The part of an RNA shown here (small-subunit ribosomal RNA, central domain) has 350 nucleotides and comes from Choreocolax polysiphoniae. It matches the Rfam family "Bacterial small subunit ribosomal RNA". Its family is annotated with structural constituent of ribosome and ribosome in the Gene Ontology. The full RNA is in RNAcentral, with records from SILVA. Taxonomically the source falls in Choreocolax (Eukaryota, Rhodophyta, Florideophyceae, Rhodymeniophycidae). The prediction has a mean pLDDT of 86.

[in-house]
Context: one part of a larger RNA
RNA sequence: UUGGGCGUAAAGAGUCUGUAGGUUGCUUAAUUAGUCUAUUGUUAAAUAUUAGAGCUUAACUCUAAGCAAGCAUUAGAAACUUUUAAACUAGAGUAUAGUAGAGGUAAAGGGAAUUUUCAGUGUAGCGGUGAAAUGCAUAGAUAUUGAAAAGAACACCAAAAGCGAAAGCUCUUUACUGGGUUAUUACUGACACUAAGAGACGAAAGCUAAGGUAGCAAAUGGGAUUAGAUACCCCAGUAGUCUUAGCUGUAAAUGAUGGAUACUAAAUGUUGUGCGUAUUGAUCCGUACAGUAUUGAAGCUAACGCGUUAAGUAUCCCGCCUGAGAAGUAUGCUCGCAAGAGUGAAACUC
Numbered sequence: 001u002u003g004g005g006c007g008u009a010a011a012g013a014g015u016c017u018g019u020a021g022g023u024u025g026c027u028u029a030a031u032u033a034g035u036c037u038a039u040u041g042u043u044a045a046a047u048a049u050u051a052g053a054g055c056u057u058a059a060c061u062c063u064a065a066g067c068a069a070g071c072a073u074u075a076g077a078a079a080c081u082u083u084u085a086a087a088c089u090a091g092a093g094u095a096u097a098g099u100a101g102a103g104g105u106a107a108a109g110g111g112a113a114u115u116u117u118c119a120g121u122g123u124a125g126c127g128g129u130g131a132a133a134u135g136c137a138u139a140g141a142u143a144u145u146g147a148a149a150a151g152a153a154c155a156c157c158a159a160a161a162g163c164g165a166a167a168g169c170u171c172u173u174u175a176c177u178g179g180g181u182u183a184u185u186a187c188u189g190a191c192a193c194u195a196a197g198a199g200a201c202g203a204a205a206g207c208u209a210a211g212g213u214a215g216c217a218a219a220u221g222g223g224a225u226u227a228g229a230u231a232c233c234c235c236a237g238u239a240g241u242c243u244u245a246g247c248u249g250u251a252a253a254u255g256a257u258g259g260a261u262a263c264u265a266a267a268u269g270u271u272g273u274g275c276g277u278a279u280u281g282a283u284c285c286g287u288a289c290a291g292u293a294u295u296g297a298a299g300c301u302a303a304c305g306c307g308u309u310a311a312g313u314a315u316c317c318c319g320c321c322u323g324a325g326a327a328g329u330a331u332g333c334u335c336g337c338a339a340g341a342g343u344g345a346a347a348c349u350c
Stems, first nucleotide, its partner, number of pairs: 004321003007304002012318001014201004021194003025088001027086004033081002035077004040072004049065006091191001092188003095184005103177007110154001114150008125136002162169002206247006215241002220236004258317006266295011278283001299306002323350003332343004
């Protein structure tokens, strides 16, 4: 290379937008570039193949014949692909009318709790643990009542529930704003799918600057435990956690499962919308579409398991894998303030 693979064995990029490229619905006509058929030329000889002949046979040698495939020429074919012209509506989109939602951004407001401060009552302990001690407390703690301040997070509702591309999103209200979905089938008429490079977003931690700091809490200090204890337990406690503006660009960023389309038994929940039926009161039953779960036929799988939300049956496009270690290391380059990130070997060993 031909091939084989990627849930768990090596392997799906964290996610999306989108350029080139690749792929692309249905009908008619033309075109003949691809494609197919035939002709001619060429592809030295030897070798090889087939049929003969000659050395006693064989190897060997000689004679004759014939072929693949490529390139070019000429003549045709028109199903498919391409190209051109025209048309269609099943893909895709737009419009209209509804509808569900922790989708996003900003502002305002709320109560519970915690801590601190002040004041009252009150007196000897409190706290903590396996047991203790450090710690707090007669300068009045803990407990309890009232008041005030601050910051952070939003109990119940709450759900296998919902929304979002993913990261993620939950107190309430308002403003602005994105997407989905259902119905009508009015309009456009293939406008589609995927996507190298590129761009955007991207938990936590971390970094820069300015704020903020109640609780929690790396580091650190002390008390225990222990042979030791740079830990687990306890008492304190700084970065950080929060806000604003930037940077970083990684996670077991997981469904360890790339995206799109079509097809292939059912059953049971549940969310949204429509329709039908019954009741006119919430609601029940049936059904269609769009989600989200559990069980499971066929099929698949090494097994576990997956199973209309496929890991089934197929097509298109992208990414990635190729024994273990060395190693996600070295080196170079790009990015970054740094931490580091991206790309990414080999010697050697087995």